The RNA shown here (transfer RNA) has 74 nucleotides and comes from a Patescibacteria group bacterium. The sequence is in RNAcentral, with records from ENA.
RNA sequence: GCUUGGGUAGCUCAGUUAGUUAGAGCGCUUCCCUGAAGAGGAAGAGGUCCCCGGCGCACUUCCGGGCCCAAGCA
Numbered sequence: 001g002c003u004u005g006g007g008u009a010g011c012u013c014a015g016u017u018a019g020u021u022a023g024a025g026c027g028c029u030u031c032c033c034u035g036a037a038g039a040g041g042a043a044g045a046g047g048u049c050c051c052c053g054g055c056g057c058a059c060u061u062c063c064g065g066g067c068c069c070a071a072g073c074a
Stems, first nucleotide, its partner, number of pairs: 001073007010026004019057001028044005050066005
């Protein structure tokens, strides 16, 4: 340099061939339980969906460009 895949919660990831509420597990917070802790139970907080532009009534989703990560080729 080329090709492919990826970027969504603190971490690991799903998701939508545009629409009504953006989710799971782990983690975190509070409470219950306990002599205490762990396990278990209940509730809760946490998101500019990488950035810019385009299309469109409407984009996390589609299109173009850029940045970053991984693998492969050279």
RNAcentral records the identical sequence in 3 taxa.